This is a predicted structure of a 1576-nucleotide RNA (small-subunit ribosomal RNA) from Pontiella sp. It matches the Rfam family "Bacterial small subunit ribosomal RNA". Taxonomically the source falls in Pontiella (Bacteria, Kiritimatiellia, Kiritimatiellales, Pontiellaceae).
RNA sequence: UUGAUGGAGAGUUUGAUCCUGGCUCAGAACGAACGUUGGCGGCGUGGAUUAGGCAUGCAAGUCGAGCGAGAUUAACCUUUUUCAAUUCUUCGGAAGAGAAGCUGGUUAUGAGAGCGGCGAACGGGUGAGUAAUAAAUGGGUAAUUUGCCUCUUUGUUCGGGAUAGCCAUUGGAAACGAUGAUUAAUACCGAAUGUGUUCGGGUGCUUCAUGGCACCCUCUAUAAAGGCGGGGAUUCUUCGGAACCUGUCGCAAAGAGAUAAGCCCAUUUCCUAUCAGCUUGUUGGUGAGGUAACGGCUCACCAAGGCUUACGGGUAGCUGGUCUGAGAGGAUGGUCAGCCACACUGGGACUGAGACACUGCCCAGACUCCUACGGGAGGCUGCAGUCGAGAAUCAUUGUCAAUGCACGAAAGUGUGAACAUGCGACGCCGCGUGGAGGAAGACGGCCUUUGGGUUGUAAACUCCUGUCAGCAGGGAGUAAGGAUAGAGCACUUAAUACGUGUUUUAUUUGAUAGUACCUGCAGAGGAAGUCACGGCUAACUCUGUGCCAGCAGCCGCGGUAAUACAGAGGUGGCGAACGUUGUUCGGAUUUACUGGGCGUAAAGGGUCCGCAGGCGGUCUUGUGUGUCAGAUGUGAAAGCCCACGGCUUAACCGUGGAAUUGCAUUUGAAACUGCAAGACUAGAGUACUGGAGGGGAGAAGGGAACACUUGGUGUAGCGGUGAAAUGCGUAGAUAUCAAGUGGAACACCGGCGGCGAAGGCGCUUCUCUGGACAGAUACUGACGCUCAUGGACGAAAGUUAGGGUAGCGAAAGGGAUUAGAUACCCCUGUAGUCCUAACCGUAAACGGUGUGCACUAGACGUGGGAGGCUUUACCCCCUUCCGUGUCUGAGCUAACGCAUUAAGUGCACCGCCUGGGGAGUACGGUCGCAAGAUUAAAACUCAAAGGAAUUGACGGGGACCCGCACAAGCGGUGGAGCAUGCGGCUUAAUUCGAUGCAACGCGAAGAACCUUACCUGGGCUUGACAUAUAGCUGCAUACGAUCCGAAAGGAACGUAGCCUUCGAGGGUGCUAUACAGGUGCUGCAUGGCUGUCGUCAGCUCGUGCCGUGAGGUGUUGGGUUAAGUCCCGCAACGAGCGCAACCCCUGUGUUUAGUUGCCAGCACGUAAUGGUGGGAACUCUAAACAGACUGCUGGUGAAAACCAGAGGAAGGUGGGGAUGACGUCAAGUCAGUAUGGUCCUUAUGUCCAGGGCUGCACGCGUGCUACAAUGGGAUGUACAAUGGGAGGCUAAGCCGCGAGGUGGAGCAAAUCCUCAAAACAUUCCCCAGUUCGGAUUGUAGUCUGAAACUCGACUGCAUGAAGUUGGAAUCGCUAGUAAAGGUAUAUCAGCUACGAUACCUUGAAUACGUUCCCGGGUCUUGUACACACCGCCCGUCACAUCAUGGAAGUUUGUUGCACCCGAAGUUGUUGAUCCAACCUCUCACGAGGAGGAAGACACCUAAGGUGUGAUAGGUAACUGGGAUGAAGUCGUAACAAGGUAGCCGUUGGGGAACCAGUGGCUGGAUCACCUCCUUU
Repeated sequence: UUGAUGGAGAGUUUGAUCCUGGCUCAGAACGAACGUUGGCGGCGUGGAUUAGGCAUGCAAGUCGAGCGAGAUUAACCUUUUUCAAUUCUUCGGAAGAGAAGCUGGUUAUGAGAGCGGCGAACGGGUGAGUAAUAAAUGGGUAAUUUGCCUCUUUGUUCGGGAUAGCCAUUGGAAACGAUGAUUAAUACCGAAUGUGUUCGGGUGCUUCAUGGCACCCUCUAUAAAGGCGGGGAUUCUUCGGAACCUGUCGCAAAGAGAUAAGCCCAUUUCCUAUCAGCUUGUUGGUGAGGUAACGGCUCACCAAGGCUUACGGGUAGCUGGUCUGAGAGGAUGGUCAGCCACACUGGGACUGAGACACUGCCCAGACUCCUACGGGAGGCUGCAGUCGAGAAUCAUUGUCAAUGCACGAAAGUGUGAACAUGCGACGCCGCGUGGAGGAAGACGGCCUUUGGGUUGUAAACUCCUGUCAGCAGGGAGUAAGGAUAGAGCACUUAAUACGUGUUUUAUUUGAUAGUACCUGCAGAGGAAGUCACGGCUAACUCUGUGCCAGCAGCCGCGGUAAUACAGAGGUGGCGAACGUUGUUCGGAUUUACUGGGCGUAAAGGGUCCGCAGGCGGUCUUGUGUGUCAGAUGUGAAAGCCCACGGCUUAACCGUGGAAUUGCAUUUGAAACUGCAAGACUAGAGUACUGGAGGGGAGAAGGGAACACUUGGUGUAGCGGUGAAAUGCGUAGAUAUCAAGUGGAACACCGGCGGCGAAGGCGCUUCUCUGGACAGAUACUGACGCUCAUGGACGAAAGUUAGGGUAGCGAAAGGGAUUAGAUACCCCUGUAGUCCUAACCGUAAACGGUGUGCACUAGACGUGGGAGGCUUUACCCCCUUCCGUGUCUGAGCUAACGCAUUAAGUGCACCGCCUGGGGAGUACGGUCGCAAGAUUAAAACUCAAAGGAAUUGACGGGGACCCGCACAAGCGGUGGAGCAUGCGGCUUAAUUCGAUGCAACGCGAAGAACCUUACCUGGGCUUGACAUAUAGCUGCAUACGAUCCGAAAGGAACGUAGCCUUCGAGGGUGCUAUACAGGUGCUGCAUGGCUGUCGUCAGCUCGUGCCGUGAGGUGUUGGGUUAAGUCCCGCAACGAGCGCAACCCCUGUGUUUAGUUGCCAGCACGUAAUGGUGGGAACUCUAAACAGACUGCUGGUGAAAACCAGAGGAAGGUGGGGAUGACGUCAAGUCAGUAUGGUCCUUAUGUCCAGGGCUGCACGCGUGCUACAAUGGGAUGUACAAUGGGAGGCUAAGCCGCGAGGUGGAGCAAAUCCUCAAAACAUUCCCCAGUUCGGAUUGUAGUCUGAAACUCGACUGCAUGAAGUUGGAAUCGCUAGUAAAGGUAUAUCAGCUACGAUACCUUGAAUACGUUCCCGGGUCUUGUACACACCGCCCGUCACAUCAUGGAAGUUUGUUGCACCCGAAGUUGUUGAUCCAACCUCUCACGAGGAGGAAGACACCUAAGGUGUGAUAGGUAACUGGGAUGAAGUCGUAACAAGGUAGCCGUUGGGGAACCAGUGGCUGGAUCACCUCCUUU
């Protein structure tokens, strides 16, 4: 510069993330089907299933110019008969157009059939078979044929005998025949001739082998048919013609061509190895036969070959193309086109140029039909049509007008080929269903926060337009030709005939169809649906339903507020269609050629050797296999693509181009590759020297330990465990000494050290033997790498045989543990472990990492060598080669990690993977003595399974820290009685809620009525309460009294009495309607409030940085703190909510103030008292300040800080309170209130009386009082604080034993009232059921209140229960705390208060410490958990369903082998059969020959039969495992150290998961040690 126009993802595994990996979706397409809907047209397309069966009609005829014969009909003439319009008439009759017949003749017509020719082998259908006798592409035919057609050459002469038809006779139901007579040909036959062809012989040229071509010859064999026209001289004539000339169509023999076929070759063409061997005409040769032709195509003989994705099984017509895809590919082969195959099933040939023949023949079989039962007929996979099966696929239409085909000289005939029309939205394409205006944003619908919004310019309405459909009128093109008639020209010819060609004029040919198209008319008039609306995926609300009904492509929706079901409104998409289903490709790089992987996700063979195969070092030469380039041929047309054009456009169609990426031939190039040849040394190997080594095999020797035996010493235990027991032992064990016997294994050294291919190898010595390494030279000269099949080796367990057996030790036995314990623990103990010989062939056979070669930064160890430096010394150091480790770069990786020993970068070769489960299983094969190994599926099922890493949570993991958590103490609870709450029981009701901590003296700071929500009974119904509207209403309202009643309420009566502008208004009552009301339900629809972890120290953010990411960092680490408090360090730097502080009370002081409080000093006064004057000092009151900050000193420390001290009222947050981070528990509350939804409405609302909430075999919680002497009783004497008080607190005084009564001073309060008890002092009691304890009961009272029966409190007297310090267990508390003592208040008429909330008085003990229990925090580790261990999860058993394996049998199909029978037919053989032509003989008759026909026989052979195998499928009593299934049983195997670490292989055992032995692995936690490394 030119060309090329071309690649999208999403959902789903998780708490979240990245990856792996499957499943699913969005796209396009279809011969489609189904559902809903449906106006028109154009172009296409339509039996895919039963190659199932078929009624009916049609689909192949044509030629009279090949032939004979000729029905019928018509015309004319003729014979004759019967009528007869009309005319004439002498009325007697006559003529008579015309009509119908009859006889004979001529002409025309030529039906139906026959002989003959051509065609019927094309066209049309279908895809059963076929995996190669096929197809595609390219070649060959020197191994072939070819009717009709074209061209060329030469002929077309002379004869003969039949036969069909027709006719006659005759058989048969029919189909169909038989006999006789007669006849023609372009039918058949003979002879002649031979341009030629051919047999044979010869010559020349030539090729790729057989061969081919040309030429020559006394040589062999070999042909025909005529028809139709025209013509003028001559000849003949039966007078029609013929000979002759000529034209044309035929015929014959040849040679070319074209067309059409046959055969052969190469390449390509599905799945399966759970098909590995197949083959006897098989492979080849010789000869023969056969064919158009080559050939085992067939046969005889000979040889023993041939094939290897073969053979077998399954499926399938192939191609151009079509669909999809960026492409490469994948899928497919309907319509159209090319090829093949088939024609009811199987076999066979005949005819012919061509068939082994769709609408021909013969035979067999099945089926259907006719039949007179004797026999016959048939083949829609032609076009229509019918039945059947099916989800499903049309008219029993028109025409030969066009295009073709057959025949014909032609006209023409035929043609279900074809062209048309019809039916089907089956597909593609086009058009329409109206356009413009129109806001009161109408009505209606739907929603609503009730304001409105939306449907929506949509409609109505106004103005237009007229496509399509409708009606009416006009009206093409498809028609070219051919023929006929006329005219002309040319050719042919003797010819102006004929004929042929051509020009021109006229006439004539249209199924579709009066169609396309055009014009007019009328009128918006006749014409819109369907699917979706949770995400993917465009589009949202209401109602109904309530894990139901249902939806669903995947994820998933639905359990009372469903954008997911159903309906509605609205919206979105597409639109005469829209959805669904099915199938294919795509997305899917998810089979990866383009274009994937294998450490842990699926995936490296257990290891090595090694044939084939694949790949292969350096240089040179040749060649030209691959490779590259050019040319030629082919790659049919159609299709795709491009350009132009034709239908109004498009679909559709036409013309041209490009493309067809291929194959073949040919010409060239020579870098690379191959091949051939030559050379080289860097790969590989050999020789030499040297050292290292648990490398292998065999033999010999050794000591320690152990067990046993014998003997000695010695006595009661030993042994074993968490603790025990079984076991051994007084018949002398264990222990100990000595001697002996036996088998197995080899301490220390010993080491991520050594050797080996791996498995594996460890006492010492000897013998034999393999490999690796280093060094320095020499040699060979690519000899190499890898390796399917194959071979060898291959731990442990196990098997066979024989030995051996000390210890250990599956199985087995016993003892424990346990709910059980077929286990873990213990005591015994057999196989086995050991040896020899042979099997087995597997392991977590692991570095989970195939082998080889090369390249790519470093550091530090270690084993074996060599060199250098240097030495007494190879001690150290440096360099280098081979091994073996650790760490870290680049790079890679999903991450973890790997990192010169790669998982980096490349090359070569091998093995393996493709979602999880089913399953490494079944069946089949191979191997094995067996166990079993190896190879290796499917049905079915799920939407995941998985890897790495992250954050949490958890662990019968680890480390650190804290807390009245434990410990140390004090006092309780649990036992008794009572109070109170709960459960349970009861009841008409015992109203409701709260239920581990965090319910239970809780809601309730007061249940006799009320409260009250519950029960029984009696009432009311716009209501006990609120608002509004309408109508009516002198009924406001208040008070009194009567009757019924339990009351509520009802009935009836009286008295007083509102405002007013006289309209009415307010108010009341009644009626009606909206509504009220509900402690009914849902705290799992909610708000608000609260509890709890927890006053624990945590929880987060911004920016930055790290990581693909979730996330991390910060917040971890070292210290410190009560504290994420502070300091230091640090890829972090800052910040927020929490902590702390700020707030309140309290502890000290100061100042101010001084009544009701205070009283030191002064004064007065009292019996006494701040009583009074006064004072403001003190206490106090209540406001403001001060004070404490690790500030100061010392010590330790880097600092923070800690420890000690001083001062101080107070010292290290001084004490107490308020204050409760992010969040957790669907925690609690709909009965405090609020509130969505839902339910009730003469009741689930409301009023009233009575009852209940108090009920009592029982269990639990919380308390009180006690059990006594640290006490009880009595008497006396002291000292508080907080509070409360008007329907109130109430003093003094008086009465009562007392509760209380009476009384009424004072006080709305620092003023008045209420005000202690323990304590202390004295005394009595004397250890007891008491002078303890006070329950219970009796009786008498008081107070409150309408009312104390159920069911109040208190008082007096009397009574005097249990209880003598409380089992297991359990609670509180660290200082003004525990413990003890009393006081006050709220609620309240009163009270169940012993409760709760506050207040003061008295006032301790103990803490060594963090091992343990509980709770919490931080870090770390493991995890299969994430609803987060109250997690997850395994197996048996039981039940249900599903698919599947085995199985005695049974059944069906396919097929092999052997044998029997054997139709038709070809070929061959055959003779006591038969026969016109031709030949011979004969005068002739006749005979013979050649040839043929019909029989018979033989081979082959379809179908059939018998036997025996193989194989595939169906079914099956019974049986095996598998899968699935909200709530079954038994256990708890795995995940944490999963409570015995787990797993792999193997063996044994057991209800089951599993357990045990043996060897192996880490994909094991924890602790300790060792070694090595990194950083400083």